The prediction has a mean pLDDT of 77. Predicted 3D model of RNase P RNA and transfer RNA as a complex of 391 nucleotides. It holds a member of the Rfam family "Bacterial RNase P class A". Rfam describes the family as follows. Ribonuclease P (RNase P) is a ubiquitous endoribonuclease, found in archaea, bacteria and eukarya as well as chloroplasts and mitochondria.
RNA sequence: CAGGCCGGGUGACCGCGGGCCCUUCGGGGCUCGAGGAAAGUCCGGACACCGCAGGGCAGGACGCUGGGGCGACCCAGGCGGCGAAAGCCGACGGAAAGUGGCACAGAAAGGAGACCGCCGGCGACGGAUCUCGCGAGACGUCGAAGGUAAGGGUGAAACGGUGGGGUAAGAGCCCACCAGCGUCGUGGCGACACGGCGGCUAGCCAAACCCCGUCCGGUGCAAGGCGAACAGGCUCCGUUGACGCAGCCCGCCGAGGAGCCGGGUCAGCUGCAAAGAAGGAUGGUCACCCAAGACAGAAUCCGGCUUACAGGCCUGCU
RNA sequence: GCCGGAGUAGCUCAGCUGGUAGAGCAGCUGAUUUGUAAUCAGCUGGUCGGGGGUUCGAUUCCCUUCUCCGGCU
Numbered sequence: 001c002a003g004g005c006c007g008g009g010u011g012a013c014c015g016c017g018g019g020c021c022c023u024u025c026g027g028g029g030c031u032c033g034a035g036g037a038a039a040g041u042c043c044g045g046a047c048a049c050c051g052c053a054g055g056g057c058a059g060g061a062c063g064c065u066g067g068g069g070c071g072a073c074c075c076a077g078g079c080g081g082c083g084a085a086a087g088c089c090g091a092c093g094g095a096a097a098g099u100g101g102c103a104c105a106g107a108a109a110g111g112a113g114a115c116c117g118c119c120g121g122c123g124a125c126g127g128a129u130c131u132c133g134c135g136a137g138a139c140g141u142c143g144a145a146g147g148u149a150a151g152g153g154u155g156a157a158a159c160g161g162u163g164g165g166g167u168a169a170g171a172g173c174c175c176a177c178c179a180g181c182g183u184c185g186u187g188g189c190g191a192c193a194c195g196g197c198g199g200c201u202a203g204c205c206a207a208a209c210c211c212c213g214u215c216c217g218g219u220g221c222a223a224g225g226c227g228a229a230c231a232g233g234c235u236c237c238g239u240u241g242a243c244g245c246a247g248c249c250c251g252c253c254g255a256g257g258a259g260c261c262g263g264g265u266c267a268g269c270u271g272c273a274a275a276g277a278a279g280g281a282u283g284g285u286c287a288c289c290c291a292a293g294a295c296a297g298a299a300u301c302c303g304g305c306u307u308a309c310a311g312g313c314c315u316g317c318u
Numbered sequence: 319g320c321c322g323g324a325g326u327a328g329c330u331c332a333g334c335u336g337g338u339a340g341a342g343c344a345g346c347u348g349a350u351u352u353g354u355a356a357u358c359a360g361c362u363g364g365u366c367g368g369g370g371g372u373u374c375g376a377u378u379c380c381c382u383u384c385u386c387c388g389g390c391u
Base pairs, nucleotide, nucleotide: 001316002315003314004313005312006311008289009288010287011286012285013284014283016033017032018031019030020029021028022027035295039306040305042304043303044302045301046300047220048219049218050217054250055249056248057247059216060215061214062213063212064077065076066075067074068073078092079090080089081088082087093211094210098209099208100205101204102203115152116151117148118147119146122143123142124141125140126139129136130135160178161177162176163175164174165173179201181198182197183196184195185194186193187192224270225269226268232261233260234259235258236257237256244252290293319390320389321388322387323386324385325384328343329342330341331340337374345361346360347359348358349357367383368382369381370380371379
């Protein structure tokens, strides 16, 4: 560092819930009785209903590759980052499809830009010096226009980086190496890796809209089924199609539906389980031992993820 | 149990597509008044529930966690 496991043990006594059996109906016997997370409800599935689970748009989820039907999960691999290493981490498609954003600072924030600086020429002025003189004129100052992205400065980010050549000064302008892009070849199922060639450059943000690819009908056991009880009133909508159907449209179906008030009954049975209910159980005391016992307790079920957790054991690696 | 929503100053709330957070009440100081209240002027006060991530930059976007509220027989 990685993986796996335990997470008090034994005995006695008292007690709680379910099932089965016995009973003199008082009770008795046997047996089963929380977790690795039962938690959060973050994903997915089973199951159930919505007549069928229909079409399109919208919407949502996911996003390197291969496999596991799908997946935010698992296994293996690729790439990137961290570490001395074992190893760990990664929401990791597209920014040359389009739209948008990049505050402040700064000249300029995207096919941008001349603030300081550098450069040559022009104009005006001054002017060493040369000349007998006309005049020429190094150099300096100022001005308008231009070239330049090497240097300074601003910024999170300034249109590839380093070095050399080149130039008035510079610049992929040219060259070498490196990074990145395109294309070809080889290897690989693939992500991708390696090599050749090419033109010299294309900023960042998609956990911004979006594009591309894959997947998704809705509602959740308070689903749903049975039984019991009550079985009235008002308003509105509806065969010109309500409700179903959940955002919209289409398609389908075909007679009731919605709201308010009143009345009644509901944890009764089932769904529902080799823990399992509607006062809702799974506990307490004592003794001994040790390392002195953490986080926490089911409510339809199952798989995964995430979060909480005293301490201890085993295996492998650096 | 299942499904939704909200945490921002002492209290009640804004802050919409990221650029450094405001309003009213409350509090404090001063003015006014003989004094108090009211009124006027000014000021203070913020881990944006906690942690992590994306980004140059997060109250805002994403993940996780905590607390509170509502609906459904």